[in-house]
Context: one part of a larger RNA
Molecule: small-subunit ribosomal RNA, 3' major domain
Organism: uncultured bacterium
RNA sequence: UGACGGGGGCCCGCACAAGCGGAGGAACAUGUGGUUUAAUUCGAUGAUACGCGAGGAACCUUACCCGGGCUUGAAUUGCAUCUGAAUAUGCCGGAAACGGUAUAGCUAGCAAUAGCAGAUGUGAAGGUGCUGCAUGGUUGUCGUCAGCUCGUGCCGUGAGGUGUCGGCUUAAGUGCCAUAACGAGCGCAACCCUCAUCAUUAGUUACUAACAGGUCAAGCUGAGGACUCUAAUGAGACUGCCGGCGUAAGCUGUGAGGAAGGUGGGGAUGACGUCAAAUCAGCACGGCCCUUACGUCCGGGGCGACACACGUGUUACAAUGGGGGGGACAGCAGGCUGCGAAGUGGUGACACCGAGCGAAUCCUCAAACCCUCUCUCAGUUCGGAUCGAAGUCUGCAACCCGACUUCGUGAAGCUGGAUUCGCUAGUAAUCGCGCAUCAGCCAUGGCGCGGUGAAUACGUUCCCGGGCCU
Numbered sequence: 001u002g003a004c005g006g007g008g009g010c011c012c013g014c015a016c017a018a019g020c021g022g023a024g025g026a027a028c029a030u031g032u033g034g035u036u037u038a039a040u041u042c043g044a045u046g047a048u049a050c051g052c053g054a055g056g057a058a059c060c061u062u063a064c065c066c067g068g069g070c071u072u073g074a075a076u077u078g079c080a081u082c083u084g085a086a087u088a089u090g091c092c093g094g095a096a097a098c099g100g101u102a103u104a105g106c107u108a109g110c111a112a113u114a115g116c117a118g119a120u121g122u123g124a125a126g127g128u129g130c131u132g133c134a135u136g137g138u139u140g141u142c143g144u145c146a147g148c149u150c151g152u153g154c155c156g157u158g159a160g161g162u163g164u165c166g167g168c169u170u171a172a173g174u175g176c177c178a179u180a181a182c183g184a185g186c187g188c189a190a191c192c193c194u195c196a197u198c199a200u201u202a203g204u205u206a207c208u209a210a211c212a213g214g215u216c217a218a219g220c221u222g223a224g225g226a227c228u229c230u231a232a233u234g235a236g237a238c239u240g241c242c243g244g245c246g247u248a249a250g251c252u253g254u255g256a257g258g259a260a261g262g263u264g265g266g267g268a269u270g271a272c273g274u275c276a277a278a279u280c281a282g283c284a285c286g287g288c289c290c291u292u293a294c295g296u297c298c299g300g301g302g303c304g305a306c307a308c309a310c311g312u313g314u315u316a317c318a319a320u321g322g323g324g325g326g327g328a329c330a331g332c333a334g335g336c337u338g339c340g341a342a343g344u345g346g347u348g349a350c351a352c353c354g355a356g357c358g359a360a361u362c363c364u365c366a367a368a369c370c371c372u373c374u375c376u377c378a379g380u381u382c383g384g385a386u387c388g389a390a391g392u393c394u395g396c397a398a399c400c401c402g403a404c405u406u407c408g409u410g411a412a413g414c415u416g417g418a419u420u421c422g423c424u425a426g427u428a429a430u431c432g433c434g435c436a437u438c439a440g441c442c443a444u445g446g447c448g449c450g451g452u453g454a455a456u457a458c459g460u461u462c463c464c465g466g467g468c469c470u
Base pairs, nucleotide, nucleotide: 007470008469009468010467011466012465013464015460016459019423020422021421022420023419026315027314028313029312030311031310032309033308034306035305042053043052064301065300066299067298068297069296070295076124077123078122079121080120081119082118083117084116087104088103089102090101091100092099093098106115107114108113126290127289129288130287131286135284136283137279138278139277140275142273147186148185149184150183151182152181153162154161155160166177167176168175192267193266194265195264197235198234199233200232201231202230203229207224208223211222212221213220238261241255242253243252244251245250304442317416321375322374323373324372325371326370327369333364334363335362338357339356343352344351345350382413387408388407389406390405391404392403393402429452430451431450432449433448434447435446
């Protein structure tokens, strides 16, 4: 000077408390440990690993295992020599890779040759092999916490201190006052995006008040530029005004005005640094190691195993519910190897045909909810695991190892011990929809979107984490 204390003071945070809903018990999904295995590729491991890298493991991916091949090699390229257009279509062996073989097949130039390809030799290859404790870059975390420093001056022999302390205040080292300090930088805030209000401009594919036409119905048509909306530019909120408190900063009010009020809601933005934190497997890169193999191609298998243990989820245990019938209302977003209406067939997954649309034009477009009927507390008309059968679709191929449909089967489970997690408002809870990846999909995951829509906060003694002073 720091750090630490079951020292003190002050102050914050869903930290506790007050509430609401979960996890921990069940079944399944998924990740991990362990075990097993020829292999179950590798990494991530308290918080800060464990639905994580992976925003798609049947082959491929794929790095692992077994087997069969290749050795200038799968890809790119220089030089030398030789051969042949490139290429297309076959045949034989083979699991394929690969090996062997047949037919057709060229331009410019008189020619040498050149273009392009193959072979041989040679120079560069290649490595998801090791080291994240040699590194770059990127990331997590403390933490969106309010801190971290510098110049000059002053103090101290010096390390260093002061400033940055004190009082008040703030979400904030945010300000005000005071002051051997005076200023400044990185952070805070603001500037950026988005949502909420209004105005202006612009009206097609969006809209439809007035006028006219028109339909079973419909902005369907003429038309309109009002409204909604779209998307660009502006306005608006600043404690600006009023009352109270205060020297001030500021605090406060069922104050006014206002769409919005005291940071209006959300996002992006992460200081100096900490954890030799993570990543050599995204990429790059030093060193080390392999070079007929630790490189590379192919077939098959594995990454999907299963006594068990843990994490994260989904579905439930029911009547605020299940089932049947009828009725209503979104937003984000995506679409040409695509979205696919209508029609027809099928109980259905889906199939056939195919209008329209490179899309504010066409397509995909809700469920909870409301009405009504039924079930009457039961392992049930709850629950749907598991298994059997028959199918649909994608794909070269669904045995290992896909999703979906129909019929049958109908397991555990009657609200979960100790303990533990999330959340303060359009939030929690609950309901569906879309997208990325993607042939298909193991998505109950991730990222978004809207619908319905609460309860509670006395308070800071205690638990956890953090800040300042001592």